This is a predicted structure of a 479-nucleotide part of an RNA (small-subunit ribosomal RNA, 3' major domain) from Desulfovibrio sp.
[in-house]
Context: one part of a larger RNA
């Protein structure tokens, strides 16, 4: 310079207060340590590793461990011999591999002797192949400090120099945002804005909406004929900029407050992350130098194992109960998916389901029931009509197969647990809470993820104190 201080100042942030909800105790689910094992594959480890890579391990994935096989190899290009490709059957075997018999002959050029492509088998050697090592030889691409307001450059100017200055000083702001002032004057990066969504409304356009209007038909129902008023969908514009008023302020920046408006002072929300930090992560996405393996660290294959369990952590579910528990009735999204696909009515079954197939390439058909609510009864405070682990038994569905190791139903079973020690998390408004709903993975499998509605709150006096940061100063034997 800068980093540090249990130095000062001045300013921030769910930083603490002031609230609300858990977390830590119980039971399961998932990671994760550690044991354990023939393998429990690898890889992330404060914050910033632990429902993290995995947006879905039964086999396949699979990278591991046993076994049983191949060696120019599962894949790539060249060269040489030979057959078209291919398709079916048997035979060994867990299968890979192996061995047999059987059918088949196609396209282009042709001098009719062949030649060539594409395919498949054998053979030579250049090679191929490694999820083998190094993330402390990389690129790319990520997290983090941080959506913090910083971080630098020309040219002057002062300093012997390193460097300052500028950027510091008076205000203000979410902000290096702006305005004044100044040996400084300008500019990049960054910060706002330019994007999308969301709230208000014109205007275009109507196989979705409406009886608004008129008319048909019904048990009823935009079903139907008609119509774009509306709603709504989606394209295109308007619409807020401190534009106006009134107080403050330095006739400034800006602060308060007020009309008006659907919206008020960046309206709310994504996206976007400056020099650079942490030799952070990542050589198992990928790509890449080094090295190391080459009858094996390659490469098929069966079975197993990543699902083990004295124990400890993390992050969630789901509960202990009356703001409830069940049981009848009954309203009201939103944003998605669907052709190897959603799959209605019917019907069988107490049910998963099954059986059938009617629409739908889908604002038009279907998943599809929204659920908490609201209404009418019922339980009466107890380990309970709470809770629903954990066991017996029966079944369904998917898949070549559900023992190891799927998911869901039905009957019984009916555990812990009566609100959780020190301690520790989120959250500031459509937010927390709380309540269903969809989708990616996916043949089956979701309490995770990622999205979508629905009810729908408390508080914040304040900055002393804890933890982060951000400008100025000032100490230092640190770099």
């Nucleotide at each position: 310079u800068g980093a540090c201080g249990g130095g000062g100042g001045c300013c921030c942030g769910c930083a603490c207060a002031a609230g609300c909800g858990g977390u830590g105790g119980a039971g399961u689910a998932u990671g994760u340590g550690g044991u354990u094992u023939a393998a429990u594959u690898c890889g992330a480890u404060g914050c910033a590793a632990c429902g993290c890579g995995a947006a879905g391990a039964a086999c396949c994935u699979u990278a591991c461990c046993u076994g049983g096989a191949c060696u120019u190899g599962a894949c790539a290009u060249c060269c040489c011999u030979g057959g078209a490709a291919u398709c079916u059957u048997c035979c060994c075997g867990a299968a890979a591999c192996g061995g047999a018999a059987g059918a088949g002959u196609g396209c282009u050029c042709u001098u009719c002797g062949g030649a060539g492509a594409a395919u498949c088998a054998g053979g030579u050697g250049a090679c191929a192949g490694g999820u083998g090592c190094u993330g402390c030889a990389u690129g790319g691409c990520u997290g983090u400090c941080g959506u913090c307001a910083g971080c630098u450059c020309g040219u002057g100017c002062c300093g012997u120099g390193a460097g300052g200055u500028g950027u510091u000083g008076g205000g203000u702001u979410a902000a290096g945002u702006c305005c004044c002032g100044c040996a400084a004057c300008g500019a990049g990066c960054g910060c706002a804005a330019c994007c999308c969504c969301u709230a208000u409304u014109g205007c275009u356009a109507g196989u979705u909406g409406c009886c608004a209007u008129c008319a048909c038909a019904u048990a009823a129902u935009g079903g139907u004929g008609g119509g774009c008023a509306c709603u709504c969908u989606a394209g295109u514009g308007a619409g807020a900029c401190u534009g106006c008023c009134c107080g403050g302020g330095u006739c400034a920046a800006c602060c308060g407050g007020g009309a008006g408006g659907a919206a008020g002072g960046u309206g709310g929300g994504g996206a976007c992350g400056a020099c650079g930090u942490c030799a952070a992560g990542u050589c198992a996405u990928c790509a890449u130098g080094g090295c190391c393996c080459u009858u094996a660290c390659g490469u098929c294959c069966a079975g197993g194992g990543c699902u083990a369990c004295a124990c400890a952590c993390g992050u969630a579910c789901u509960a202990c109960a009356a703001u409830g528990g069940c049981g009848c009735a009954u309203a009201c999204a939103a944003a998605g998916g669907g052709u190897a696909g959603c799959g209605a009515u019917g019907c069988c079954g107490c049910g998963a389901g099954g059986u059938g197939g009617a629409g739908c390439c889908a604002a038009u058909c279907c998943c599809a029931a929204a659920a908490a609510g609201u209404g009418c009864g019922u339980c009466c405070c107890a380990g309970u009509c709470c809770g629903g682990a954990u066991u017996g038994g029966a079944g369904u569905c998917u898949g070549c197969a559900a023992c190891u190791c799927g998911a869901c139903u039905c009957c019984a079973u009916g555990a812990a647990g009566u609100u959780g020690g020190a301690a520790u998390c989120g959250c500031u408004a459509g937010u927390a809470a709380u309540c269903c709903c969809g989708g990616a993975u996916c043949a089956g499998c979701a309490u995770g993820c990622c999205g979508g509605g629905g009810u729908g709150a408390a508080u914040a006096c304040g900055u002393u104190c804890c933890c982060g940061g951000g400008c100025c100063u000032u100490g230092u034997a640190c770099a």
Taxonomically the source falls in Desulfovibrio (Bacteria, Thermodesulfobacteriota, Desulfovibrionia, Desulfovibrionaceae). The full RNA is in RNAcentral, with records from ENA and SILVA. Its mean pLDDT, the model's own confidence on a scale to 100, is 85.